[in-house]
RNA sequence: UUCGAAAAGAGCAAACCUGUCGAAAGACAGGGACGCAAAGCCAUGGAUCUACCGUCACGCCAUGCGUGAUCAUGACAGCCAGGUUGCCGAAG
Numbered sequence: 001u002u003c004g005a006a007a008a009g010a011g012c013a014a015a016c017c018u019g020u021c022g023a024a025a026g027a028c029a030g031g032g033a034c035g036c037a038a039a040g041c042c043a044u045g046g047a048u049c050u051a052c053c054g055u056c057a058c059g060c061c062a063u064g065c066g067u068g069a070u071c072a073u074g075a076c077a078g079c080c081a082g083g084u085u086g087c088c089g090a091a092g
Stems, first nucleotide, its partner, number of pairs: 001091004011036002016031006034078001040084003044081003048075002054070007
């Protein structure tokens, strides 16, 4: 530097359930394992998700409320790139 066939010792933990927080997406803690060689860390680009607020439309019992559409500054690192650090082993 490349790779993860075999081996060993460790590690993480999807769905789901419970609790807490949040408007939501989702996050955190405990249980639980579908998977993972970076499923360690970082929202920089794209994708995706959400929409309290804002904007627009419509309705109504109208200083407002409801419904729909749209919108990221919100979320996501277990979607794809990128950055950064790193265990074991094999080959060079």